A computed fold for a 93-nucleotide RNA, annotated as Glycine riboswitch aptamer.
[in-house]
RNA sequence: CUGGAUAGCACUCCGGAGAAUCUCAGCAAAUGAGUGCCGAAGGGGCAAGGCGCAUCGCGCUAAUCUCUCAGGCAAAAGGACAGAGUUGUUUUG
Numbered sequence: 001c002u003g004g005a006u007a008g009c010a011c012u013c014c015g016g017a018g019a020a021u022c023u024c025a026g027c028a029a030a031u032g033a034g035u036g037c038c039g040a041a042g043g044g045g046c047a048a049g050g051c052g053c054a055u056c057g058c059g060c061u062a063a064u065c066u067c068u069c070a071g072g073c074a075a076a077a078g079g080a081c082a083g084a085g086u087u088g089u090u091u092u093g
Base pairs, nucleotide, nucleotide: 001083002082003081010035011034012033013032016024017023018022036073037072038071042069043067044066045065049061050060051059052058053057
């Protein structure tokens, strides 16, 4: 630099001002609350096996697995990961 998925453009409720038995505004809206869902930023968890030890036990160990804290559920943005290219550092066959 290029590619790059998933899930709700969801539904319901609250939600305006004043000179206040009224008047104005109002297809209502942001924020907020509730319900559902996604996992591929990040984060948490684990061991058949492997390795180690003071060895019939103990410890360490990953993810595209799992949890869904965070984040997200039209587009945009983001995006694990992959491909191509370049530069630097370290190590050193």